[in-house]
Context: one part of a larger RNA
RNA sequence: GAUUGAACGCUGGCGGCAUGCCUAACACAUGCAAGUCGAACGGCAGCAUGACAAGGGGUAACCCUUGUUGAUGGCGAGUGGCGGACGGGUGAGGAAUACGUAGGAAUCUGCCCUAGAGUGGGGGAUAACCCGAGGAAACUCGGGCUAAUACCGCAUAUAUUCUAUGGAGUAAAGGAGGGGACCUUUCGGGGCCUUUCGCUUUGGGAUGAGCCUACGUCGGAUUAGCUAGUUGGUAGGGUAAAGGCCUACCAAGGCAAUGAUCCGUAGCUGGUCUGAGAGGACGACCAGCCACACUGGGACUGAGAUACGGCCCAGACUCCUACGGGAGGCAGCAGUGGGGAAUAUUGGACAAUGGGCGCAAGCCUGAUCCAGCAAUGCCGCGUGUGUGAAGAAGGCCUUCGGGUUGUAAAGCACUUUUAGUAGGAAAGAAAUGCUCAAAGUUAAUACCUUUGAGAGUUGACGUUACCUACAGAAAAAGCACCGGCUAACUCUGUGCCAGCAGCCGCGGUAAUACAGAGGGUGCAAGCGUUAAUC
Numbered sequence: 001g002a003u004u005g006a007a008c009g010c011u012g013g014c015g016g017c018a019u020g021c022c023u024a025a026c027a028c029a030u031g032c033a034a035g036u037c038g039a040a041c042g043g044c045a046g047c048a049u050g051a052c053a054a055g056g057g058g059u060a061a062c063c064c065u066u067g068u069u070g071a072u073g074g075c076g077a078g079u080g081g082c083g084g085a086c087g088g089g090u091g092a093g094g095a096a097u098a099c100g101u102a103g104g105a106a107u108c109u110g111c112c113c114u115a116g117a118g119u120g121g122g123g124g125a126u127a128a129c130c131c132g133a134g135g136a137a138a139c140u141c142g143g144g145c146u147a148a149u150a151c152c153g154c155a156u157a158u159a160u161u162c163u164a165u166g167g168a169g170u171a172a173a174g175g176a177g178g179g180g181a182c183c184u185u186u187c188g189g190g191g192c193c194u195u196u197c198g199c200u201u202u203g204g205g206a207u208g209a210g211c212c213u214a215c216g217u218c219g220g221a222u223u224a225g226c227u228a229g230u231u232g233g234u235a236g237g238g239u240a241a242a243g244g245c246c247u248a249c250c251a252a253g254g255c256a257a258u259g260a261u262c263c264g265u266a267g268c269u270g271g272u273c274u275g276a277g278a279g280g281a282c283g284a285c286c287a288g289c290c291a292c293a294c295u296g297g298g299a300c301u302g303a304g305a306u307a308c309g310g311c312c313c314a315g316a317c318u319c320c321u322a323c324g325g326g327a328g329g330c331a332g333c334a335g336u337g338g339g340g341a342a343u344a345u346u347g348g349a350c351a352a353u354g355g356g357c358g359c360a361a362g363c364c365u366g367a368u369c370c371a372g373c374a375a376u377g378c379c380g381c382g383u384g385u386g387u388g389a390a391g392a393a394g395g396c397c398u399u400c401g402g403g404u405u406g407u408a409a410a411g412c413a414c415u416u417u418u419a420g421u422a423g424g425a426a427a428g429a430a431a432u433g434c435u436c437a438a439a440g441u442u443a444a445u446a447c448c449u450u451u452g453a454g455a456g457u458u459g460a461c462g463u464u465a466c467c468u469a470c471a472g473a474a475a476a477a478g479c480a481c482c483g484g485c486u487a488a489c490u491c492u493g494u495g496c497c498a499g500c501a502g503c504c505g506c507g508g509u510a511a512u513a514c515a516g517a518g519g520g521u522g523c524a525a526g527c528g529u530u531a532a533u534c
Stems, first nucleotide, its partner, number of pairs: 001534004006530005013381006019374002021339001026337003030334003035082003040079002043075002047073003050069008089292003098217007107209002112205008120154001122152002129144006159170004174197006182191003218264003225255003230252008267289004271282004294315005317328004345371001347370003353367001354365004384414004394405004418475001420470005428461001434454007478523005483504003489518005499506002
């Protein structure tokens, strides 16, 4: 000099853009953060509608009340499907099972794309519900009824697996919209046709993931030897997959001064800071990878699991209890206590982007977008402009003549950025849905899909950005320093005292070095100090 996720002191007008627990991976009150699908299913607790019945009011239309009815819109709880493996957080552990770079072969991959084949015919249960029982609760048990895209056989096998050419094993589920003939009907409909969303199986792709190899990746030798599944082979098991990954047998190997082993420290990288570079230091925010989710262990489910807001066991801690037993996990977003020099709101919205589910409408989304707080940083703007010598008053200095503060002020003439008040006003919005037309599909001018046109709707921010008007210089400057380094000097007080200090050093009666004042210098909504890196 540059820099910082900074802190502290004094001071503080506005805006934009960023950033904000670096310490206790300490403990957590409360709320929210993962749901969705009725176009898979049986149903109907609540809401609304319709129908029927009864009663009341009214001339009537009709209105009100009560009851019944899943008939309709929908839908609590439940079965089932998909998603809770993403997104979000943290950096404890880990020095190599990680990361970075470059290669590789022995693998899996839900949803998605593409291509082929199929979707036939049956069965038995079980939640919900009803009845009963136990328990303080959490919840649990028994009996009975019922459905499915839940579950299980049978058939078929384009294929695929095993076998090695004889064969054997392995599937599936239906839902929704529309409809001219024909069949059937309990008059609701169904068969049938068609469209679409699914389902099963297989090939290929894409994406994602697992595995292997080489090289590189901190300090210590006051750590010199380490290793028996250890190193290799054969056979088998296991895995999606190669492999001592595991087991049996056989051999005796393998690593190490080019640092094995041990100890300490540490998430790694793209990058960031500094530097002319080479280097050095760092790894906040953003992005990629890894690891973790109270501590330790375990598997289940699933295409996929370290399963943060899943399960089981053990432990510590906290809470409830009727003492028999139960419940919990903020390193999600806010927030609390604690620790600390130190780090924010128990905010708004799904309008946009993205994600989950759903045909869709839509629902959910503390992801995200916004707002709030903080000079924490960077950038921009303002705190007025011109004129004005009687060089006013006052202050300070003085050789008492004057000098300086100083065109500074006052005065006069202007301007109104920003702040204030009032009014106007974009963009972020593309759509979805609706209507119409065309094309495709089809038996069909239904339905559905695609494209185009049209009218209309959707904004948290938001009192938005921006623009206009109004009034008035009005509301807006500090901090550090002035002995040398280092830009900037005098007076008074003090008298080796009080004090200053980054280094040299000042202070013991004329201190430009302490303290105050006047003046000056530097930077400026900041300025200094401390800490840290180059």
Small-subunit ribosomal RNA, 5' domain from a metagenome, 534 nucleotides, folded computationally.
The full RNA is in RNAcentral, with records from SILVA.